Predicted 3D model of a 72-nucleotide RNA (transfer RNA) from Streptomyces triticisoli.
The coordinates come from a structure-prediction model, not an experiment, and the mean pLDDT is 83.
The organism belongs to Streptomyces, within Bacteria.

[in-house]
RNA sequence: GCGGGUGUAGUUUAGUAGUAGAACAACCCUCUUCCAGAGGGAAGGCGCAGUGUGCGAUUCCUGCCACCCGCU
Numbered sequence: 001g002c003g004g005g006u007g008u009a010g011u012u013u014a015g016u017a018g019u020a021g022a023a024c025a026a027c028c029c030u031c032u033u034c035c036a037g038a039g040g041g042a043a044g045g046c047g048c049a050g051u052g053u054g055c056g057a058u059u060c061c062u063g064c065c066a067c068c069c070g071c072u
Stems, first nucleotide, its partner, number of pairs: 001071007010024004018055001027041005047064004052060001
């Protein structure tokens, strides 16, 4: 330099054009004398940009960034 893949909550991840889900962690409440444990609740997220496409973009397209793999 070229090609491919991945990027979603603090962490691990699902989803893939039409209101973004889960588990664990942290927080609050209840049971428990306390601890452990169990139950409940609320909060928290689509890497960045685009006067790209489209009625509508986390998803498609383009550029950039980071990481991984391969080729030279």